[in-house]
Context: one part of a larger RNA
RNA sequence: CGAAAGACGCAGGAGGGUAGUCGUCCCUAGUACGAGAGGACCGGGAUGAACAGACCGCUGGUGUACCAGCUUUGCUACCAAGUGAAGCGCUGGGUAGCUACGUCUGGAAGGGAUAAGCGCUGAAAGCAUCUAAGCACGAAGCCUAACCCGAGAUUAUGCGUCAGUCAGGACCGCAAGGUUCUGGCAACGGUUGGUCGAAGACUACGACCUUGAUAGGUCAUAGGUGUAAGCACAGCAAUGUGUUCAGCCGAGUGAUACUAAUAACCGUGAAAUG
Numbered sequence: 001c002g003a004a005a006g007a008c009g010c011a012g013g014a015g016g017g018u019a020g021u022c023g024u025c026c027c028u029a030g031u032a033c034g035a036g037a038g039g040a041c042c043g044g045g046a047u048g049a050a051c052a053g054a055c056c057g058c059u060g061g062u063g064u065a066c067c068a069g070c071u072u073u074g075c076u077a078c079c080a081a082g083u084g085a086a087g088c089g090c091u092g093g094g095u096a097g098c099u100a101c102g103u104c105u106g107g108a109a110g111g112g113a114u115a116a117g118c119g120c121u122g123a124a125a126g127c128a129u130c131u132a133a134g135c136a137c138g139a140a141g142c143c144u145a146a147c148c149c150g151a152g153a154u155u156a157u158g159c160g161u162c163a164g165u166c167a168g169g170a171c172c173g174c175a176a177g178g179u180u181c182u183g184g185c186a187a188c189g190g191u192u193g194g195u196c197g198a199a200g201a202c203u204a205c206g207a208c209c210u211u212g213a214u215a216g217g218u219c220a221u222a223g224g225u226g227u228a229a230g231c232a233c234a235g236c237a238a239u240g241u242g243u244u245c246a247g248c249c250g251a252g253u254g255a256u257a258c259u260a261a262u263a264a265c266c267g268u269g270a271a272a273u274g
Base pairs, nucleotide, nucleotide: 001152006162007161008160009159010158011157015149016148017147018146021049022048023047024046025045026044027043033038051106052105053104054103055102059100060099061098062097066093067092068091069090070089071086072085073084074083075082076081110144111143112142117137119135120134164185165184166183167182168181169180170179171178172177187268188267189266190265191264192263193209194208195207196206197205214260215259216258217256218255219254220253221252223249224248225247230243231242232241233240234239
């Protein structure tokens, strides 16, 4: 831009893509078969490998704005307590998120048409013949089926939903009223802007914008770290004990308008019918 006005929502699916793998064990059955050794088809069940998708409850990893311990050095006058630098200084842990080494799921079953092949009936050719007419089977393959995308499928889908009133003017009409023009305000929808997001390169997508829990803050709590500082007591002291399952805390959860979401603009208002 199109989809013969504009929009919002729901549905269907032409077409396209993804997937499609293999093993071991058990039962049938030590059966059929075979002198024995050995040892099935068919059918049923279990469990795996690799691959693929999804997820983070579990087990782990990471987690450079979380907590603690430790060293050297500078600084806060000093002690104590902190803070800067040293690969996040080093070390031990670790929430959310992201993840695999973790967990769950998948390949199938079914249907249709077939290949090689196996057949039925059956002539040409009194026989025979799966084939010439006709009919039935038959594969990890083909078409379906499963999952995903999907109306630029230009043959551009279907269905549902949305929309008036006031003022003034003009025209028609006996009138009631109708048509039309201009303007205002609604209604419906959208955009910009803003607060954001398990969405994201940008864009897009989704949530919210005071009739508000969208983000931050605050409060509570989960969870992490592991018992802060100060003070008191014990000890000559290093240190220990008590206050104290403390103190501190990024992303989680709930609550709460304290802060920030101020606002501005645009489209349609009718093609057909009446």
Predicted 3D model of a 274-nucleotide part of an RNA (large-subunit ribosomal RNA, domain VI) from a Minisyncoccota bacterium. It matches the Rfam family "Bacterial large subunit ribosomal RNA". Its mean pLDDT, the model's own confidence on a scale to 100, is 84. The RNAcentral record of the full RNA draws on ENA.